[in-house]
Context: one part of a larger RNA
Molecule: large-subunit ribosomal RNA, domain VI
Organism: metagenome
RNA sequence: CGCAGGAGACUUGAGGAAGGCUGUCCCUAGUACGAGAGGACCGGGACGGACGAACCUCUGGUGUGCCAGUUGUCCCGCCAGGGGCACCGCUGGUUGGCUACGUUCGGAAGGGAUAACCGCUGAAGGCAUCUAAGCGGGAAGCUCGUUCCAAGAUGAGGUCUCCCACCACCUUCGCGUGGUUAAGGCCCCCCACAGACCAUGGGGUUGAUAGGCCAGAAAUGGAAGCACAGCAAUGUGUGGAGUUGACUGGUACUAAUAGGCCGAGGG
Numbered sequence: 001c002g003c004a005g006g007a008g009a010c011u012u013g014a015g016g017a018a019g020g021c022u023g024u025c026c027c028u029a030g031u032a033c034g035a036g037a038g039g040a041c042c043g044g045g046a047c048g049g050a051c052g053a054a055c056c057u058c059u060g061g062u063g064u065g066c067c068a069g070u071u072g073u074c075c076c077g078c079c080a081g082g083g084g085c086a087c088c089g090c091u092g093g094u095u096g097g098c099u100a101c102g103u104u105c106g107g108a109a110g111g112g113a114u115a116a117c118c119g120c121u122g123a124a125g126g127c128a129u130c131u132a133a134g135c136g137g138g139a140a141g142c143u144c145g146u147u148c149c150a151a152g153a154u155g156a157g158g159u160c161u162c163c164c165a166c167c168a169c170c171u172u173c174g175c176g177u178g179g180u181u182a183a184g185g186c187c188c189c190c191c192a193c194a195g196a197c198c199a200u201g202g203g204g205u206u207g208a209u210a211g212g213c214c215a216g217a218a219a220u221g222g223a224a225g226c227a228c229a230g231c232a233a234u235g236u237g238u239g240g241a242g243u244u245g246a247c248u249g250g251u252a253c254u255a256a257u258a259g260g261c262c263g264a265g266g267g
């Protein structure tokens, strides 16, 4: 820009894409077969490999403004308590998130038409012949079936709902031009389950959208101060203490204020 008014939702599916792998063992059955050695078809079941998708309950990884321990050095006058630097100084853990080494699931079943091939009936050609007319069976392959995209499918589809209105000008009276509005949308702002930008999704005071604060979860693992024990290092008590990123709930304290723009007609 189009989809012959303007919008908001929900859809149909022409068409396209993805997927389609395979092993071992058990039963049938030591049966059929075979002198024996050996050893099935058909059918049923179990467990895997590789590959793929989704997810984070579990197990792990990561976790650079979480917690603790600790070395050297400098600083806060000293002690105590802290801060800076040293790969995040090093070490032990670790929430959310993201992940695999983790978990769950998938390949199908089934229908149709077929290939090689196997047949039925059957002439030409009194026989024979799967073929010439006709009719069956038959593949991991084809097609439908499963998943995803999908009406720019210009063949532009469908359903529901919302708005349905004024002014001016030109007049070639038309499906014209311009202005202001409607439903609605955008700008702008606060954000994240979204994200390179854009888009998408949530929210904008008639508000819990983000931050703060409060409570909880979870993590760390017993803060500082004081008291007590000990010559001391240190330990114990107060006290599952203190501290805490992303998680859950609550609460208008802070910021989403104010405002601007676009946007409707044919029988």
Stems, first nucleotide, its partner, number of pairs: 001152001005163007015149004021049007033038001051106005059100004066093005071086006110144003117137004165180005184262004188204005209255003212251005218244003225238005